RNA sequence: CUUAUCGAGAGAGGUGGAGGGACUGGCCCGAUGAAGCCCGGCAGCGGAUUUUUCCUUAGGGAAGAAUGCUGUGCCAAUUCCAGCAGGAUUUUGUAUAUCCUGGCAGAUAAG
Repeated sequence: CUUAUCGAGAGAGGUGGAGGGACUGGCCCGAUGAAGCCCGGCAGCGGAUUUUUCCUUAGGGAAGAAUGCUGUGCCAAUUCCAGCAGGAUUUUGUAUAUCCUGGCAGAUAAG
């Protein structure tokens, strides 16, 4: 950079001691103990194995399912919410508020 996904899932354990939720603004979590590390767990993507169906130029190929076995990932809150644009409702109108669509940013996997 490209493609796909982001409303599901996951501990009242040990250690550690004050921070954490990417950024900004909110709003939250935290000494009834944060981050980190260990153990434990979850199951998304790739691999492996098993299996079902279909196709086959008979070598094999395609699609689906299962297994945490392997490489990663993840384990408060929808990617906690918004961050830019458009629209709907509301209002006499503007603002505010609520909602919808697209986008931006980010995360993860594969290339």
Predicted 3D model of a 111-nucleotide RNA (SAM riboswitch aptamer (S box leader)) from Aneurinibacillus aneurinilyticus. Of the family's consensus pairs, 97% are formed in the model. The coordinates come from a structure-prediction model, not an experiment, and the mean pLDDT is 81.